Source information:
A computed fold for a 684-nucleotide part of an RNA from a Bacteroidota bacterium, annotated as large-subunit ribosomal RNA, domain II. The coordinates come from a structure-prediction model, not an experiment, and the mean pLDDT is 83. Taxonomically the source falls in Bacteroidota (Bacteria, Pseudomonadati). Its Rfam family is "Bacterial large subunit ribosomal RNA".
Context: one part of a larger RNA
RNA sequence: GCCUACGAGUUACUCCUCACUGGCAAGGCUAAGCCUGUUGACAGGCGCAGCCGAAGCGAAAGCAAGUCCUAACAGGGCGCCCCAGUCAGUGGGGGUAGACGCGAAACCUCAGUGAUCUACACAUGGCCAGGAUGAAGUCGCGGUAACACGCGAUGGAGGUCCGAACUAGUUAGCGUUGAAAAGCUAUUGGAUGAGCUGUGUGUAGGGGUGAAAGGCUAAUCAAACUGGGAGAUAGCUCGUACUCCCCGAAAUGCUUUUAGGAGCAGCCUUGAGUAAAAAAUGUUGCAGAGGUAGAGCUACUAAUCGGGCUAGGGGGCUUCACCGCCUACCAAACCCCAAUAAACUCCGAAUGCUGCAACAGAAUACUCAGGAGUGAGGCCCGGGGUGCUAAGGCCACGGGCCGAGAGGGAAAUAACCCAGACCAUCAGCUAAGGUCCCCAAAUACAUGCUAAGUUGAUCUAACGAUGUCUAAUCGCUAUGACAGCCAGGAUGUUUGCUUGGAAGCAGCCAUUCAUUUAAAGAGUGCGUAACAGCUCACUGGUCGAGUGAUUGGGCGCGGAAAAUAAACGGGCAUCAAGCAUGUUACCGAAGCUAUGGGUCCGCAAGGACGGUAGGGGAGCAUUCAAGCUGCAUUGAAGGCUUAACGUAAGUUAUACUGGAGCGGCUUGAAAAGAACAUGUAGGC
Numbered sequence: 001g002c003c004u005a006c007g008a009g010u011u012a013c014u015c016c017u018c019a020c021u022g023g024c025a026a027g028g029c030u031a032a033g034c035c036u037g038u039u040g041a042c043a044g045g046c047g048c049a050g051c052c053g054a055a056g057c058g059a060a061a062g063c064a065a066g067u068c069c070u071a072a073c074a075g076g077g078c079g080c081c082c083c084a085g086u087c088a089g090u091g092g093g094g095g096u097a098g099a100c101g102c103g104a105a106a107c108c109u110c111a112g113u114g115a116u117c118u119a120c121a122c123a124u125g126g127c128c129a130g131g132a133u134g135a136a137g138u139c140g141c142g143g144u145a146a147c148a149c150g151c152g153a154u155g156g157a158g159g160u161c162c163g164a165a166c167u168a169g170u171u172a173g174c175g176u177u178g179a180a181a182a183g184c185u186a187u188u189g190g191a192u193g194a195g196c197u198g199u200g201u202g203u204a205g206g207g208g209u210g211a212a213a214g215g216c217u218a219a220u221c222a223a224a225c226u227g228g229g230a231g232a233u234a235g236c237u238c239g240u241a242c243u244c245c246c247c248g249a250a251a252u253g254c255u256u257u258u259a260g261g262a263g264c265a266g267c268c269u270u271g272a273g274u275a276a277a278a279a280a281u282g283u284u285g286c287a288g289a290g291g292u293a294g295a296g297c298u299a300c301u302a303a304u305c306g307g308g309c310u311a312g313g314g315g316g317c318u319u320c321a322c323c324g325c326c327u328a329c330c331a332a333a334c335c336c337c338a339a340u341a342a343a344c345u346c347c348g349a350a351u352g353c354u355g356c357a358a359c360a361g362a363a364u365a366c367u368c369a370g371g372a373g374u375g376a377g378g379c380c381c382g383g384g385g386u387g388c389u390a391a392g393g394c395c396a397c398g399g400g401c402c403g404a405g406a407g408g409g410a411a412a413u414a415a416c417c418c419a420g421a422c423c424a425u426c427a428g429c430u431a432a433g434g435u436c437c438c439c440a441a442a443u444a445c446a447u448g449c450u451a452a453g454u455u456g457a458u459c460u461a462a463c464g465a466u467g468u469c470u471a472a473u474c475g476c477u478a479u480g481a482c483a484g485c486c487a488g489g490a491u492g493u494u495u496g497c498u499u500g501g502a503a504g505c506a507g508c509c510a511u512u513c514a515u516u517u518a519a520a521g522a523g524u525g526c527g528u529a530a531c532a533g534c535u536c537a538c539u540g541g542u543c544g545a546g547u548g549a550u551u552g553g554g555c556g557c558g559g560a561a562a563a564u565a566a567a568c569g570g571g572c573a574u575c576a577a578g579c580a581u582g583u584u585a586c587c588g589a590a591g592c593u594a595u596g597g598g599u600c601c602g603c604a605a606g607g608a609c610g611g612u613a614g615g616g617g618a619g620c621a622u623u624c625a626a627g628c629u630g631c632a633u634u635g636a637a638g639g640c641u642u643a644a645c646g647u648a649a650g651u652u653a654u655a656c657u658g659g660a661g662c663g664g665c666u667u668g669a670a671a672a673g674a675a676c677a678u679g680u681a682g683g684c
Stems, first nucleotide, its partner, number of pairs: 001684006011097003015094010027052003033046005038040001056063002066078004100239002103236001107229003111226003119203009128193001130162003133158001137154006166190003171186004205221001207217003242619006252265005266374002268371007281360008294347001295345002301341002306336003310331001312330002314327004377402006384395003407418003422597004427593003433587003436571003442584001444583006455573002463558002467555010484542005490515003496508002521536001525534002598609004620673001622670010638657002642653004
């Protein structure tokens, strides 16, 4: 992993509630027990208890269609007048019980088992190759007044040194479904000591033991293990088994030691009822409320550009002082101009909302009762808030869709575009989107543009540029333009100032002037230390037709960098198979139509039938029981093959196998349906 078997809403109750069925009914029912008949899980009868109902109100005494509060004949609360219950059975839901099943970590136990592992201790034993160092003491010699002290021997101390056994486990490698649930190899620490070790014994679970790591206490330790309380509890996770039919949600509000759970409401379903053409919906008309978009501000509040005018202030002048004067400073109010606002408004829509009426069309609305689920939502579009006019961000509102929605398109792709799948069909028409090939349908038509493979999915800027097409404005031009070529481009003057120098060309100044001229700046750029030199403006000649500037639009170019080669889906495509505009045809879905069929609603006509959570309905199969009725050695059940029937669960037949039991109908009762729970057991 597969197969087979097993495996989850059950049972009980003098309980509560609702529906249905039946009995009796202002009543209904008997319980324990007893009697009779019969032996049964029985039938009939008795049983003056008790329960529910027929009357309520009050805390109660109590009163009573009333009663309570009260002084009240006031007012108010709960009742009456409207009137059906009760017993049994079945089913839905609730309660109490383990209460659909499996699952903790834990807690308790005046219940036990453990120190054969390991920690520490006690008792009694055992073990430590070899080598090194050389303390005290002693002896000898020297030495001292005597000691002290020195030297040499001797001696053999030490949690001394090196290093086997032994013990430990430092570093690295290997091993990591291992040879091993802790090892192997190399290396390393201790190795006469707080040493290592054998045997026996002791300490026990909130206890022990611990040179202390929360370590160890039998591969278990921040409280061992085994039994018991015990089916602890689990607002959590997982699982929960046959079929078809009808309807069909929610992810919101309030509250919550509440936020992944609940209660009430909302939304779904089932039944009964009310009202009945009235409600929901749409259109039109009429009547309303309102302060958004917009707009505006000498209409307020607040903010605000420039100017004017002018209080006040600052600064300056003046004076002994009071006055007074000036101001390119600040500035209230006022005037002109400009102009902002979610928390401004003199104004003010469209929509939406409310009411009434008419019309349309055919479907709700409300009440009561039973059963729920939901209370994590998400994306897209619109107008907003928040954020960075960030987010597949967060928040609320309106709409759509996914959720719970299949089909076609977008290569693939919950939500985008089209479109809502009862079933069948080798019929037709269309939607979005497409029509060269993959791939159904135009290598369609007309006119342009693009040369970048731009493009053919999405998306990319500022800025730069004689890309190209197009529209327009303004110059110059046969009295010869533009470009090229030939020639000139001078003089006062090296203007003046400055400067070491400054001569057109470092810098400053300006009546940048004047002269000769066809024309030539007190000089456009390069250049020099400064000159020189080259060049330009400007002019003449040559040539012979257009040339230059600016602005708008279309399509292109650069800007353009990401990790495997990879952003037309691919092939591939250039008067396109690209882009733009227009036209016609065709393809294209579970849409629509056609033909046949099924179920539901409805008297019919006719209409409906996607679906998760969930509600409701109808069935199939399994085992057993009762009654009736059958099959079987001329072959039961079971297995396996094929066929038929039924919308399905399934049923029937059949060949082979098998070798002894098994069906049908009507009822009843359940240990009543497995693919999944890292399900349990066995097999392979």